[in-house]
Record summary: A computed fold for a 681-nucleotide part of an RNA from a Candidatus Dormiibacterota bacterium, annotated as large-subunit ribosomal RNA, domain II. The source organism's lineage runs through Bacteria, Bacillati and Candidatus Dormiibacterota. The coordinates come from a structure-prediction model, not an experiment, and the mean pLDDT is 86.

Context: one part of a larger RNA
RNA sequence: UCCAACGAGUUAAUUAUCAGUGCAAGCAUAAGUCAUAUGACGGAUGCGUAGUGAAAGCGAGCCUGAAUAGGGCGUUUAGUACUGGUAAUUAGACCCGAAACCAAGUGACCUAACCAUGGGCAGGUUGAAGCGUGGGUAAGACCACGUGGAGGACCGAACCAUAGUGCGUUGCAAUGCGCCUGGAUGACCUGUGGUUAGAGGUGAAAUGCCAAUCGAACUUGGAGAUAGCUGGUUCUCCUCGAAAUAGCUUUAGGGCUAGCGUCGUACGGUAGCCGUUAGGGGUAGAGCUCUGUUUAGGUCUGAGGCCCGCAAGGGUACUCAUCCUUGACAAACUACGAAUACUAACGGUGGAACUACGGCAGUUAGAACGUCGGGGCUAAGCUCGGCGCUCGAAAGGGAAACAGCCCAGAUCGCCAUCUAAGGUCCCUAAAUGUAUACUAAGUGGGAAACGAGGUGGGGUUUCUUAAACAAUGAGGAUGUUGGCUUAGAAGCAGCCAUUCAUUUAAAGAGUGCGUAACAGCUCACUCAUCAAGAGACCCUGCGCGGAAAAUGUAACGGGGCUAAGCAUACUACCGAAGAUACGAACUUGUAGUUUAUUCUAUGAGUGGUAGAGGAGCGUUGAUAGGGCACUGAAGUCGGACUGCGAGGUCUGGUGGAGCGCUAUCAAGUGAGAAUGUUGGA
Numbered sequence: 001u002c003c004a005a006c007g008a009g010u011u012a013a014u015u016a017u018c019a020g021u022g023c024a025a026g027c028a029u030a031a032g033u034c035a036u037a038u039g040a041c042g043g044a045u046g047c048g049u050a051g052u053g054a055a056a057g058c059g060a061g062c063c064u065g066a067a068u069a070g071g072g073c074g075u076u077u078a079g080u081a082c083u084g085g086u087a088a089u090u091a092g093a094c095c096c097g098a099a100a101c102c103a104a105g106u107g108a109c110c111u112a113a114c115c116a117u118g119g120g121c122a123g124g125u126u127g128a129a130g131c132g133u134g135g136g137u138a139a140g141a142c143c144a145c146g147u148g149g150a151g152g153a154c155c156g157a158a159c160c161a162u163a164g165u166g167c168g169u170u171g172c173a174a175u176g177c178g179c180c181u182g183g184a185u186g187a188c189c190u191g192u193g194g195u196u197a198g199a200g201g202u203g204a205a206a207u208g209c210c211a212a213u214c215g216a217a218c219u220u221g222g223a224g225a226u227a228g229c230u231g232g233u234u235c236u237c238c239u240c241g242a243a244a245u246a247g248c249u250u251u252a253g254g255g256c257u258a259g260c261g262u263c264g265u266a267c268g269g270u271a272g273c274c275g276u277u278a279g280g281g282g283u284a285g286a287g288c289u290c291u292g293u294u295u296a297g298g299u300c301u302g303a304g305g306c307c308c309g310c311a312a313g314g315g316u317a318c319u320c321a322u323c324c325u326u327g328a329c330a331a332a333c334u335a336c337g338a339a340u341a342c343u344a345a346c347g348g349u350g351g352a353a354c355u356a357c358g359g360c361a362g363u364u365a366g367a368a369c370g371u372c373g374g375g376g377c378u379a380a381g382c383u384c385g386g387c388g389c390u391c392g393a394a395a396g397g398g399a400a401a402c403a404g405c406c407c408a409g410a411u412c413g414c415c416a417u418c419u420a421a422g423g424u425c426c427c428u429a430a431a432u433g434u435a436u437a438c439u440a441a442g443u444g445g446g447a448a449a450c451g452a453g454g455u456g457g458g459g460u461u462u463c464u465u466a467a468a469c470a471a472u473g474a475g476g477a478u479g480u481u482g483g484c485u486u487a488g489a490a491g492c493a494g495c496c497a498u499u500c501a502u503u504u505a506a507a508g509a510g511u512g513c514g515u516a517a518c519a520g521c522u523c524a525c526u527c528a529u530c531a532a533g534a535g536a537c538c539c540u541g542c543g544c545g546g547a548a549a550a551u552g553u554a555a556c557g558g559g560g561c562u563a564a565g566c567a568u569a570c571u572a573c574c575g576a577a578g579a580u581a582c583g584a585a586c587u588u589g590u591a592g593u594u595u596a597u598u599c600u601a602u603g604a605g606u607g608g609u610a611g612a613g614g615a616g617c618g619u620u621g622a623u624a625g626g627g628c629a630c631u632g633a634a635g636u637c638g639g640a641c642u643g644c645g646a647g648g649u650c651u652g653g654u655g656g657a658g659c660g661c662u663a664u665c666a667a668g669u670g671a672g673a674a675u676g677u678u679g680g681a
Stems, first nucleotide, its partner, number of pairs: 001681006011091013026047003032041003051058002061073004094232002097229001101222006112196009121186001123155003126151001130147006159183003164179004198214001200210003207216001235616006245258005259363002261360006270353001272349008285336001286334002291330003296325003301321004305316004366391002369388007396407003411584003416580003422574003425559003431571001433570004438565001444561001450545002454542010471529005477502003482496003508523001512521002585606008617670001619667007627659002635654008
């Protein structure tokens, strides 16, 4: 990992409700007794038949109250017993699963410490005290040489240990092996016997050790502890079909009530939608009267500052306030003010989608997208609300691939038709379609501020055969070096100016370059040559630059495309589980029909998680009836037929002795999942 078998809503009591059955203003017995095939007796008692009040009590009424008011609960009849379904409560209560808690016991043959009694430590080294001899001294101290043999002394086997490292790591081994290392006469190592026990012992102390178990051993029991947590929960078809919200919660991954689902009962032109009419509003917008903020200017007036003045007072290119004009801002501003939404009435449409009551739920982790807002950075696949939509619980087509985007809601069949979104050169179904423009960037097929004689369209305006624009030839002068300033300042550092005047076709008291200052070059301006358009600006379409990333083109799905790009208009076609055609099944409304939820006609419908409701299949056994079987039962391996399906029937082989069917009943009643259990491969 696979196969087989086993494996999870049960049982009891009580309560509620629904259905069926019996009896009915009543219904039913319980314990028990007598009988023995399941009967009879037993009326204690329970529920109902009247309520109300705390109660005394009163009573179709009662209570509250001063009340004859108002209000609350009642009165206008259906119950009761059993059987079955569903749910709740109490019990282990659908199944498996803790870590733990408590009690009673068992453990010191491992290990910790201690007690008693034994055992062990090759060899080598060092050489304490003491003692002896000699020296030394008054005597000592002291010195030297011997002797001696101390030490948690030294080196190092056995023995004990295991710091480092390699191997091993389904091992030789549930802690080992190799090398190397520490101790090795000691707080040493060790044999045997004994003592200490879990709320405990022992511990040179690591929460270590107490039998491969230790922040509290193990065994059995309480015990099916508890688990708001995780996992699992077994046959089929049909109908409907959610929620991820609100309030409260030692509450936030759990609950309770409401909301939303389903089933039943009841009810009336109910709900919804559309139209008309009538409403209230203070949002969007707008506005600036109010509350605040605020641009620019002005003017009386008032106040402050500054200046002059002894003061009176005067001045003010200062500031503030009021006022006037001008231009703005606001969720907590409004003299205004929509669209929607909401409410009501009436009319239409509509066909149970509404509402009430009762049974049973599930949900209370939501997600993206569009839009209106709050938070955030007008950040987030961010977060919190409102409205909508899809996913959730939705398959199909499109978006290359892609829960939440676009189209569209799959009962089943079909080698039929038409379309949606999206597409029609090839991959790839369908146009190398038509018409008119644009783009040259592979823009298309990623991006901003900003930059640019890219190019198309529209507009405004200036000059122009009295010759424009560009180009070329020529001129561009004089008073004068204007005045001032300055070392100098001559058109050209700077300042000033009625920047003037003269000669002119024209020529600035000078547009740049240049010089120390001049000089020089040039421009404005003028003439000539030439001959037809030239310039400036605004709006707009499509392009260009701006443009750097990590394996490999890699920012069209690919090929490739100058249209097969883009814009506008048009025609055709393709394209889905959509629609239609044909056939079939089921649900349900209506009408008719039937012994029968039987059939016929017609209309509407049939995606679906949690979940509610309905109808069935199969397994084991019981009772009754009626059957099959050695001329071959069950089981098993094939085949055919049949039912929407769970399944069923027939037939052939195998097998060798029991087994179906019908009606009713009762369940140890259906496995693929639980790191399920047991066995096998």
Description: Rfam family: Bacterial large subunit ribosomal RNA. The RNAcentral record of the full RNA draws on ENA.